This is a predicted structure of a 134-nucleotide RNA (SAM riboswitch aptamer (S box leader)) from an Ardenticatenaceae bacterium. The model forms 97% of the base pairs in the Rfam consensus. Its mean pLDDT, the model's own confidence on a scale to 100, is 80.

Order: sequence, then structure tokens, then C1' cells
RNA sequence: UUCUUAUCCAGAGAGGCAGAGGGACCGGCCCGAUGAAGCCUCGGCAACCUACCGACUGCAUAAAUUGCAGCGGUCAUGGUGCCAAUUCCGGCAGAUGUGAUUCCCCCAUACGGGGAACUUCUGGAAGAUGAGAG
Repeated sequence: UUCUUAUCCAGAGAGGCAGAGGGACCGGCCCGAUGAAGCCUCGGCAACCUACCGACUGCAUAAAUUGCAGCGGUCAUGGUGCCAAUUCCGGCAGAUGUGAUUCCCCCAUACGGGGAACUUCUGGAAGAUGAGAG
């Protein structure tokens, strides 16, 4: 750095150094001199991989009590990750509701009609992290 795949509405912060930014991008909205980013120490959360268990499922084997994969569970030794706000919210598409509000168009006006903003839901994109492969 690329590809595949799983997850992303839960959870978990103190101290020291440092000194103005940070929340990926864009818009919004937030956090920040009562101290941002970054680094160090200690602590914690979670359970992706690892470890262990299974009387469940599938495959392999002549057959299995064997092996592999799936599924379910236990632990927190080891490898990562994470510890403001749902990935902070939205961005693209479809459906939905027009009760209220704003804007635009058709119509000479009104009535009426259409569209956008907006509400809710679903899917996607992008991003992050794990695991596997290059």
C1' cells in the first nucleotide's frame, strides 16, 4: 500500500512532559489555556485472534473417539484494538410523511398542482479496527 471478510446505538481515564490545536475528508455541531495533538507511566474496557470446553452442524477419511470448518460457551496468559458525544450527525440512492415552516416553478389572481428543504426507515459510499492473503 492493495484485495477478501467480520464488526461499528454497549463498554472503559488518571498522572507526568508538552503548549494549540482536535473530532479522517466536506458541511454542521461540538471538545480545547479549568490545557488540544503528540510522547511516557500506570490503570481500565472489550473479547477480533490466541488458549480451553461442547453431548450441536457440515466436510474429509473405509470408518472414526481423528483432522478441518462453522456454531455456542469459558477465561483474560499472550498479539492487537479501544477508553467525549451512535463511526458525534449528515453527504449518495430508494421508500415514507406533508401536520407546521421556508424557498422555487406552473397559473392573470385565488384555489389547486409539482419540486426542493425537512421527518422517519432501509440500503449504499467513505472511514476505523480485527483476521486472512498479496